RNAcentral holds the sequence, with entries from ENA, MGnify and Rfam. Predicted 3D model of a 72-nucleotide RNA (transfer RNA) from Lachnospiraceae bacterium G41.
RNA sequence: GCACCCGUAGUCUAAUGGAUAGAAUAUUGGCCUCCGACGCCAAGGAUGCAGGUUCGAUUCCUGUCGGGUGCA
Numbered sequence: 001g002c003a004c005c006c007g008u009a010g011u012c013u014a015a016u017g018g019a020u021a022g023a024a025u026a027u028u029g030g031c032c033u034c035c036g037a038c039g040c041c042a043a044g045g046a047u048g049c050a051g052g053u054u055c056g057a058u059u060c061c062u063g064u065c066g067g068g069u070g071c072a
Stems, first nucleotide, its partner, number of pairs: 001071007010025002013022001018055001027043005048064005
């Protein structure tokens, strides 16, 4: 330099054009307990960025940023 893949919550991840973007873990609050742990209940928190297509985009297209793999 070229090609391909990936980027969603603090972390690990689901969602193949139509739901309020779902779960686990972590965090916070409550219950429980003499206190804590465990357990139970609840809450907050996310689509890398900028455009485009579409009635509708996490999903499709373009550019860009970051990471990885291969080739040179």
Its Rfam family is "tRNA". By type it is a transfer RNA.
Its mean pLDDT, the model's own confidence on a scale to 100, is 82.